Notes:
A computed fold for a 679-nucleotide part of an RNA from Aeriscardovia aeriphila, annotated as large-subunit ribosomal RNA, domain II. The RNAcentral record of the full RNA draws on ENA and Rfam.
Context: one part of a larger RNA
RNA sequence: GCCUGCGAGUCAGUGGUACAUGGCGAGCUUAACUUUUGUUGGGGAGGCGUAGCGAAAGCGAGUCUGAAUAGGGCGUUUAGUCGUGUGCUCUGGACCCGAAGCGGGACGAUCUAGCCGUGGUCAGGGUGAAGCGUGGGUAAGACUGCGUGGAGGCCCGUACCCACCUGGGUUGAAAACCGGGGGGAUGAACUGUGGUUAGGGGUGAAAGGCCAAUCAAGUUCCGUGAUAGCUGGUUCUCUCCGAAAUGCAUUUAGGUGCAGCGUUUGAUGUUUCCCUGUGGGGGUAGAGCUACUGGAUGGCUGCGGGCCCGUUGCGGGUACCAAGGCCAGCCAAACUCCGAAUACCAUGGGGUUCAGUCAGGCAGUGAGACUGCGGGGGAUAAGCUCCGUUGUCUAAAGGGAAACAGCCCAGAUCGACGUCUAAGGACCCGAAGCGUGUGCUAAGUGGGAAAGGAUGUGGAGUCGCAUUGACAGCCAGGAGGUUGGCUCAGAAGCAGCCAUCCUUGAAAGAGUGCGUAACAGCUCACUGGUCUAGUGGCUCCGCGCCGAGAAUGUAGCGGGGCUCAAGCACACCUCCGAAGGCGCGGCAACGUUUUUUAGCGUUGGGUAGGAGAGCGUUCCAUGGUGGUUGAAGCCGAGGGGUGACCUGGGGUGGAUGCUAUGGAAGUGAGAAUGCAGGC
Numbered sequence: 001g002c003c004u005g006c007g008a009g010u011c012a013g014u015g016g017u018a019c020a021u022g023g024c025g026a027g028c029u030u031a032a033c034u035u036u037u038g039u040u041g042g043g044g045a046g047g048c049g050u051a052g053c054g055a056a057a058g059c060g061a062g063u064c065u066g067a068a069u070a071g072g073g074c075g076u077u078u079a080g081u082c083g084u085g086u087g088c089u090c091u092g093g094a095c096c097c098g099a100a101g102c103g104g105g106a107c108g109a110u111c112u113a114g115c116c117g118u119g120g121u122c123a124g125g126g127u128g129a130a131g132c133g134u135g136g137g138u139a140a141g142a143c144u145g146c147g148u149g150g151a152g153g154c155c156c157g158u159a160c161c162c163a164c165c166u167g168g169g170u171u172g173a174a175a176a177c178c179g180g181g182g183g184g185a186u187g188a189a190c191u192g193u194g195g196u197u198a199g200g201g202g203u204g205a206a207a208g209g210c211c212a213a214u215c216a217a218g219u220u221c222c223g224u225g226a227u228a229g230c231u232g233g234u235u236c237u238c239u240c241c242g243a244a245a246u247g248c249a250u251u252u253a254g255g256u257g258c259a260g261c262g263u264u265u266g267a268u269g270u271u272u273c274c275c276u277g278u279g280g281g282g283g284u285a286g287a288g289c290u291a292c293u294g295g296a297u298g299g300c301u302g303c304g305g306g307c308c309c310g311u312u313g314c315g316g317g318u319a320c321c322a323a324g325g326c327c328a329g330c331c332a333a334a335c336u337c338c339g340a341a342u343a344c345c346a347u348g349g350g351g352u353u354c355a356g357u358c359a360g361g362c363a364g365u366g367a368g369a370c371u372g373c374g375g376g377g378g379a380u381a382a383g384c385u386c387c388g389u390u391g392u393c394u395a396a397a398g399g400g401a402a403a404c405a406g407c408c409c410a411g412a413u414c415g416a417c418g419u420c421u422a423a424g425g426a427c428c429c430g431a432a433g434c435g436u437g438u439g440c441u442a443a444g445u446g447g448g449a450a451a452g453g454a455u456g457u458g459g460a461g462u463c464g465c466a467u468u469g470a471c472a473g474c475c476a477g478g479a480g481g482u483u484g485g486c487u488c489a490g491a492a493g494c495a496g497c498c499a500u501c502c503u504u505g506a507a508a509g510a511g512u513g514c515g516u517a518a519c520a521g522c523u524c525a526c527u528g529g530u531c532u533a534g535u536g537g538c539u540c541c542g543c544g545c546c547g548a549g550a551a552u553g554u555a556g557c558g559g560g561g562c563u564c565a566a567g568c569a570c571a572c573c574u575c576c577g578a579a580g581g582c583g584c585g586g587c588a589a590c591g592u593u594u595u596u597u598a599g600c601g602u603u604g605g606g607u608a609g610g611a612g613a614g615c616g617u618u619c620c621a622u623g624g625u626g627g628u629u630g631a632a633g634c635c636g637a638g639g640g641g642u643g644a645c646c647u648g649g650g651g652u653g654g655a656u657g658c659u660a661u662g663g664a665a666g667u668g669a670g671a672a673u674g675c676a677g678g679c
Base pairs, nucleotide, nucleotide: 001679002678003677004676005675006674011092012091013090015089016088017087018086019085020084021083022082023081024080027048028047029046033042034041052059053058062074063073064072065071095233096232098230102223103222104221105220106219107218113197114196115195116194117193118192119191120190121189122187124156125155126154127152131148132147133146134145135144136143160184161183162182164181165180166179167178168177199215201211202210203209236614237613238612239611240610241609246259247258248257249256250255260365261364262362263361264360265359266358267357268356271355273351274350275349276348277347278346279345280344286338287336288335293332294331295330297328298327299326300325301324304321305320306318307317308316309315368393369392370391372389373388374387375386376385377384398409399408400407413586414585415584418582419581420580424576425575426574427560428559429558433573435572436571437570438569439568440567446562452546453545456543457542458541459540460539461538462537463536464535465534473530474529475528476527477526479503480502481501484498485497486496509524513522514521587604588603589602590601591600592599593598615668617665618664619663620662621661622660623659624658625657626656633652634651635650638647639646640645
């Protein structure tokens, strides 16, 4: 891992409550106990109901409060009770499995920690303390040389003990080992044996270490089925309906209570919802502000202030700040002179097996997600977060979006190789048009992106110039006063400052750019000629271009591939395309109807969950019925039923089954890292 078997809402209580059903009924009913062949008779104690109100005394269809014959509260206008079944609930282990733990009694120091009694062990080598002897030395000493001596938690290093490093091992040879090195090795050494200390206790040169592979409280049995607002699991079928992820509260936030939303029963009977008419309130969007409260820009004016001058007289000056006022243009969730669309409320009409409301039973939910729209938080970030509102998913399959819960289309009762459509598509992959007409795009734009940039290209408009000859090119001129003045080393059109005139002329700036140290030189504006027909500026719109760098391999159309398109825009015709619509056939639920063993209509996705109807297993009672001419069980062709399932020729097997009605449950397995066995 697979297979087989086992494996989870049970039982108890004269409990509670609701519904169904039965008996009796203003009544209903026993309990203990007792009796009998037979749970049948007896047993009325007690309980519920028939009257309530008050804390009570108490009063009573009333009573309490109260001074009250007031008002108000609770009552009075009647149906119960005892069985049985079912749903839920209460008390119990209470659907099953699962803790870490808590308590009590026992058992443990053959492991290990400490201690006690009694024993044992430590190759060899080195160092050479005290003391002693002797020589020197001294007044005597001290001191000192040599020798002797053999101290030491001394040194090196076996046995022995330890476990620092590293390699291996890591489903090991081993639940701590093996190899190579390492530390101690006469000591606080190591070790044999016998004893002793016990669980909030021991022992500990102290690591929360050790106390039998177990230690921040040993092991074992019991309390014990501890508790688990937590996780997992919870077994047959079909039919009808079908949620929630919100509000308030919570030692509450992944739990719970009440409400909301679901279902079911009863009641009510259009009150619901939609469309339409009528009547309403509002202060949002927008807008506005000499209509308020505030903010805020410019101009004019300028109370007052600053600074400066001052014969000090409250005097002058000012290009500074600036109240208030005027003019103009603005801003606001907590501004409003105004003010929608929607939404909401009321009411009339119409439609509707759609609902709504009330009362009772039973729930689940109380982690939501994304999209569009209106907002708050954030950075006008987030597949972010918090509200409101719509839709979808959740609990929804099908078609489209390459793939893709939340997007677009559309809501699957069942069957079939019928037909029409939606979104989206129609060159090939791949169902259907290389469809038609008119344009645009040249970028593979399409098929990713901004500010910004550009004689890309198509269209529209507007303002100039132009046969009195424009624009571009070419030829020529582009001068004089004058090197304007100032400045400056210089400043001559061309560093800079100021001014910017006059003359000649067809025209020519006190000079557009380059240039020089300064001049010079080149060039432009401007003018003539030549040439000949259009040529410039600006604005708007369509489609393109640049801006544009990333990591496995094209890789930002699903691919191939596509250019008067297979791209884009507008218009049109046709087709494809879904579990949608329609047609045909079957089933079910509900409604309705005199086609009533039927017709018609509507409906039938579904998680949590509610309700209903069934299948099967074991046993019991009663009736029926089968079996050695072969029961059950096992294998099983074939047949039936919407399904759980039923039936079954034959084979095997060798003695017990089946069926109807009713009853009772150890009643249905795929999941629980389920349990046991087998492989």